[in-house]
RNA sequence: CGAGCCGGCCGGGCGGCCGCGUCGGACCCCCGGGUCCGCCGAGGAAAGUCCGGACUCCACAGGGCGCGGUGGUGGGUAACGCCCACCCGGGGUGACCCGCGGGACAGUGCCACAGAGAGCAGACCGCCGGCUCCCUCACCGGGGCCGGUAAGGGUGAAAGGGUGGUGUAAGAGACCACCAGCGCACCGGGUGACCGGUGCGGCUCGGUAAACCCCACCGGGAGCAAGGCCAGACAGGACGCGUUCGAGGGCGGCCCGCCCGAGCGUCCGGGUAGGCCGCUGGAGGGCGUCGGCAACGGCGCUCCGAGAGGGAUGGCCGCCCCCGCCGGGAGACCGGCGGGACAGAAUCCGGCUUACAGGCCGGCUCGUCCA
Numbered sequence: 001c002g003a004g005c006c007g008g009c010c011g012g013g014c015g016g017c018c019g020c021g022u023c024g025g026a027c028c029c030c031c032g033g034g035u036c037c038g039c040c041g042a043g044g045a046a047a048g049u050c051c052g053g054a055c056u057c058c059a060c061a062g063g064g065c066g067c068g069g070u071g072g073u074g075g076g077u078a079a080c081g082c083c084c085a086c087c088c089g090g091g092g093u094g095a096c097c098c099g100c101g102g103g104a105c106a107g108u109g110c111c112a113c114a115g116a117g118a119g120c121a122g123a124c125c126g127c128c129g130g131c132u133c134c135c136u137c138a139c140c141g142g143g144g145c146c147g148g149u150a151a152g153g154g155u156g157a158a159a160g161g162g163u164g165g166u167g168u169a170a171g172a173g174a175c176c177a178c179c180a181g182c183g184c185a186c187c188g189g190g191u192g193a194c195c196g197g198u199g200c201g202g203c204u205c206g207g208u209a210a211a212c213c214c215c216a217c218c219g220g221g222a223g224c225a226a227g228g229c230c231a232g233a234c235a236g237g238a239c240g241c242g243u244u245c246g247a248g249g250g251c252g253g254c255c256c257g258c259c260c261g262a263g264c265g266u267c268c269g270g271g272u273a274g275g276c277c278g279c280u281g282g283a284g285g286g287c288g289u290c291g292g293c294a295a296c297g298g299c300g301c302u303c304c305g306a307g308a309g310g311g312a313u314g315g316c317c318g319c320c321c322c323c324g325c326c327g328g329g330a331g332a333c334c335g336g337c338g339g340g341a342c343a344g345a346a347u348c349c350g351g352c353u354u355a356c357a358g359g360c361c362g363g364c365u366c367g368u369c370c371a
Base pairs, nucleotide, nucleotide: 001367002366003365004364005363006362007361008360009359010358012320013319014318015317016316017315018314020041021040023038024037025036026035027034028033029032043342047353048352050351051350052349053348054347055223056222057221058220062256063255064254065253067219068218069217070216071215072086073085074084075083076082087101088099089098090097091096102214103213107212108211109208110207111206124153125152126149127148128147129146130145131144132143133142134141161179162178163177164176165175166174180204182201183200184199185198186197187196188195189194227277228276229275230274236268237267238266239265240264241263248260249259250258251257284303285302286301287300288299289298290297291296321340322339323338324337325336326335327334328333
């Protein structure tokens, strides 16, 4: 210098004018609004609502069968499907990246098309042997039938280890050596997943569990329209079931069992749809220090001004900043025009995912050249 990899961060600034919303103060009137002044007023994702919790109410009597989720190991955390570190497998020259990463000798199912055969493998071509027929003087050659053969060809995502040899009519782990893989035993390292080594064995066993299933672990239900308080309005009627012969309700689904229990269900008709709390200061942020590889945790200091009603935070101008284009200039630069995203809280928090103009910082890798 060129090409990349990873992590962290920002996501316009200042001033003026106008506008919007809550709150506070003052004033006005027709008592609910208006005017003026002042304070404050969105994000890194406030989003999707996909996970996990806090909080609230209901239940707390359990058992069985089911249901859902998670899935290498060890940590972190309030918890997680998140994060960190490591292991294994795959990709890359490398920095590094990717993995829905338990089990396919518990059982069942499925494997499209092609192909002879796709799961107690399989003879389509080929190879080999036997019998037989044709041609021929004969050899050679060709056809048919029966059999052997998985070395070669062909199909396929996948065809029952690989290479070399022995062997054979031709062949084959049939046998042998080495290698790969699997299983068992032992030794060494590691908390562990796992790794390294030695020996033995039968020789070799397809894939699929985001198919049923098996194993281990986890999981009560509903959600701030939770839930509570206050004020206010109204009018009942019909039918059905039921009051220990128990309707109905609760115990996440079903069954057993347990508890509550005098009302419950459907339809018609009537009334209301106001206010307040919950409501934002927290598993909170920053800095320092200590422990830890890290995620994170302990301690100390410090900082924290949206909180709503169908729901407010926007626009214009000037200067500056960044980007692009045009013009001028030898150049530093100057002038003009255009552009600056994605998106917007509603109980709160931890994550994940998705969207995003442009930019900043740090670490690392590879290549080339120079010293």
Background:
The prediction has a mean pLDDT of 75. The RNA shown here (Bacterial RNase P class A) has 371 nucleotides and comes from an Actinomycetales bacterium. It matches the Rfam family "Bacterial RNase P class A". Rfam classes the family as a ribozyme. RNAcentral holds the sequence, with entries from ENA.